Context: one part of a larger RNA
Order: sequence, then structure tokens, then C1' cells
RNA sequence: UGACGGGGGCUCACACAAGCGGUGGAGCAUGUGGCUUAGUUCGAUGCAACGCGAAGGACCUUAUCCUGGGUUUGACAUGCACGGAUUAGCGCUGUGAAAGCAGCGUGACGCGGUUUACCGUGGAACGUGCACAGGUGCUGCAUGGCUGUCGUCAGCUCGUGCUGUGAAGUGUUGGGUUAAGUCCCAUAACGAGCGAAACCCUUAUCGUUAGUUGCCAGCGGGUUAUGCCGGGGACUCUAGCGAGACUGCCGGUGUUAAACCGGAGGAAGGCGGGGAUGACGUCAAGUCCGCAUGGCCUUUAAGCCCAGGGCUGCACACGUGCUACAAUGGCGACUGACAAAGCGAAGCAAGACCGCGAGGUGGAGCAAAUCGCACAAACGUCGCCCCAGUUCGGAUUGCAGUCUGCAACUCGACUGCAUGAAGUUGGAAUCGCUAGUAAUCGCAGAUCAGAUAUGCUGCGGUGAAUAUGUUCCUGAGCCUUGUACA
Repeated sequence: UGACGGGGGCUCACACAAGCGGUGGAGCAUGUGGCUUAGUUCGAUGCAACGCGAAGGACCUUAUCCUGGGUUUGACAUGCACGGAUUAGCGCUGUGAAAGCAGCGUGACGCGGUUUACCGUGGAACGUGCACAGGUGCUGCAUGGCUGUCGUCAGCUCGUGCUGUGAAGUGUUGGGUUAAGUCCCAUAACGAGCGAAACCCUUAUCGUUAGUUGCCAGCGGGUUAUGCCGGGGACUCUAGCGAGACUGCCGGUGUUAAACCGGAGGAAGGCGGGGAUGACGUCAAGUCCGCAUGGCCUUUAAGCCCAGGGCUGCACACGUGCUACAAUGGCGACUGACAAAGCGAAGCAAGACCGCGAGGUGGAGCAAAUCGCACAAACGUCGCCCCAGUUCGGAUUGCAGUCUGCAACUCGACUGCAUGAAGUUGGAAUCGCUAGUAAUCGCAGAUCAGAUAUGCUGCGGUGAAUAUGUUCCUGAGCCUUGUACA
């Protein structure tokens, strides 16, 4: 100087408390451990691994996964030497599970000689040989880059000066204050940098400019009806520019300060809400299976091609979720309303017709403020159920189908009929959340042929309760103290 203490002081945080809803019990989905297996590829392992890499494992993907078949200058790159032939490409045959191997047919470039044919030569291709390629092989404790974490915590440092023999200290401490090393005052310190804040995006109000594909108040026309038409720019909206919030104003407290409390006006008030943004460093944290890369290893294999299987196995244990156990509910009808944000050409696909349905036929329109996906759902109204293992719950199983795709047996999703399991609110324990939040309801997207999505990332609808405290648990910051630790 740090680190540590079941030392002290001050302060903060959904840390506790006050509340609301869960997890832990059930069934299923998913990841992991374990077990099994010819193989169940690899990595991630307290917080900070476990719906994680994987924004999508039937084949492919896919890997030192397994079994089997094949190949050796190679699936791919560059170069050298030699060779012969009209060699690439396309089609076909045999064999084979395919890859491959063997064979046949057809057939194409530039230059020179040249009427064509043909000849020579070159590029490319093929073959042989050699350099080499190749490796998701090892080492994340050799590395770059990227990432997690403490933590959006308020810290981490430097120059000069001063103090100390020195390591170092001071500044960065003290008194206030703040979300903040934020600001003020004091001060052997005076300044500065990286962080904090601000600048950026979005959202909340208004003005202005512009009105198409958006809008329709007034005017005219038309319809069973609809901005449908003429027209209009008022309104909504769209998207450019600007205004607006700064403790600016008032009162009080405070040291006359910084600031805090209350109020006015205001759409918004004291950082308005949300996002992006992550200091010096810590964990030899994670990643050599994104990529790059040193070293080592491999080179008829640990490279490459292919078929089938596996990654989906199941006594069990754990994590994360979904669905429930019902009446604040379930079912049916009216299909009675009201969103936002997205996506669409090998695409989204209206209306119409067929089918109980998944879906099929067909194809208007739309590179989309125009057309489509697309009926949002919870909600409202009416009716049934009457507290039951039920009209709750939907697992499991049987049969019949639909769709995608060479192909749904291992191993897809969905539909119809039948079946109708556990489950009556969950022990010890434990998690999230302070407002448009929790809870609850649906919609969209990426990946993607299809899909295991209940996951993830967004979007809107409905919309609470509680806390104004810091004794305790956990973590963190500053000061101080002790130390046998570095």
C1' cells in the first nucleotide's frame, strides 16, 4: 500500500421489511447430470453452466459420433516437370445401397499456316510425378479479436509542487449536498485525463411545411351499404424543420453557498419515461467448434466422398418453462366491438367453390400508408352447467386423414372420431416485481421445405397492491481501526 475481520461509523440497492404473483407437489415441453449404448459428437459447470453455443438435429446439417463401403496431389488453392488425346460440358449403359468404378455416344475456345478438311502451338481440362493442400485434431495456462461478471457500481489515475531516509502520502481528506469524485465551502496543494452527466435514438405537448397510397368537418353526387366519386387540408395521421423544462419564477430551510422542501404556471418538474452508451481493473472467467493465429500432432489418415444409424436412447436426480387443478370459471351463440408492430415475389394470397376439419381447387390484387398475411384475444350481451374428479383438466392410447419434403419406421407438425391419466393450490426452502410496473390477454418476426416454438426477440390490449422505514439477511461504496496474510 492492499486484502481480510462473526471491528466501528456513514450511505445505497426489490437487500430486507410491506404487498402481488410464482417455483418447489401433478402431467407435459426443454436443457443438464447420471445410467445405458457399436454410437448416444463437442463445448458451457456457484453467483456469472443447465429453453446456454443451437435465430430451428427426419436426409443434409454432423463434427476423432457409430457401423459399413470407397478414395489418396486429394472436395478446395498455387506452382513446376512430363505425357498423350480433340480433352470441358451434356446424355446413356453396366455394376452398386450410394459414393464410386468401367464403358459408349454427342460435342465446344484463341492464334498461325489454311478454301473446307487437316497440321502446328497456346490457354483451359485430363492423366502421371513432385512441391504441397487438408484437419470442428491438442493446447483459451502460448495468443488476437469478441464476450460474461463485479456494475451503469462511482470510482480509477496523471503532471507539477509540497511532506517523508524510503515504500509512499497529499491532491482523491474534512463540513454540507447529490443518482453520481454531482456541486459548494474549507484546505499544501494547483490543475488535468478516463469514467458520471451532456451530446445520440425513442416516447409524452404544441407550432409550421407538405397532402399520397393516409384523412373526411363542411359542399355536391351515388349506393341496401362502404371516402365509393367530385372535391377539400379543417381534423387524425405520416415525416421534415422548429418550440418547449432551465430549479427559469414564488415562498421556506440552509452558511450570503451548493442544494433540499412546498407552490404556481405547464402536455410534461426537478435525471419527465424507455433505450443505446459499460472507466482502471478482477476472475490464468468463457471461446483454438464463428473467425484469425504461435507451437505440437496427423498425411493411403486424425484428410476427403457416400449409405444407414446416432445426436430424440431411460430406473432416476436437478434447472428453466407450458398446461392445469376450476364458477373472478367452462361451453355455446351473437361472430357484437376495440390495437400496435412486423412480414410478403422460388413470396403474401382476397372473393368464389369443395371438405365436419386440417386442407384442397383456383387465382383477383400486391415489390405494398394502395393488395394480402389478418376474424386480435382477454372484453361485452344472451343461454346452459350447479361444486362433482364434473360440461374442470387434458396426458396417454386406438383408428381414419391433411400438409411439407427424394423420403415422416427409428424421428415431423396438424385435423376428425373415440379414449379420458395425474391433478382438489403444493414440505423444508426459494424467485420476480415499485407503475402503464406486476399480473393477465392475444399479435408479429428471425431461423425456416416442414417442424419438436410452451423457447427467443419485439408489439400492443386490460391493468393492480404495497413501501416514504433501515434493527436484521445479502451485496456494494467511502472513512476509520486491528492483523501472525501478500